Predicted 3D model of a 73-nucleotide RNA (transfer RNA) from a Bacilli bacterium. Rfam family: tRNA. It is annotated as a transfer RNA. The coordinates come from a structure-prediction model, not an experiment, and the mean pLDDT is 81. The sequence was found in a public genome assembly.
RNA sequence: GCCCGAUUAGCUCAGUCGGUAGAGCGCACGGCUGUUAACCGUUAGGUCGCUGGUUCGAGUCCAGCAUCGGGCG
Numbered sequence: 001g002c003c004c005g006a007u008u009a010g011c012u013c014a015g016u017c018g019g020u021a022g023a024g025c026g027c028a029c030g031g032c033u034g035u036u037a038a039c040c041g042u043u044a045g046g047u048c049g050c051u052g053g054u055u056c057g058a059g060u061c062c063a064g065c066a067u068c069g070g071g072c073g
Stems, first nucleotide, its partner, number of pairs: 001072007010025004019056001028042004049065005
């Protein structure tokens, strides 16, 4: 220098053919218990890496950039 993959909640990850952003764990609160843990319930938490483009509409398609991982030279 070129090619490929990843980037979504605090963490690990889903998200199909473009049409209301989700789960588990964790945090907080509550229930249960003599107490703690476990268990059960509820809530909060997101500019979907950044900037543009396409579209009535973009996490999803296109371009550029950034970071991480891998390959080739």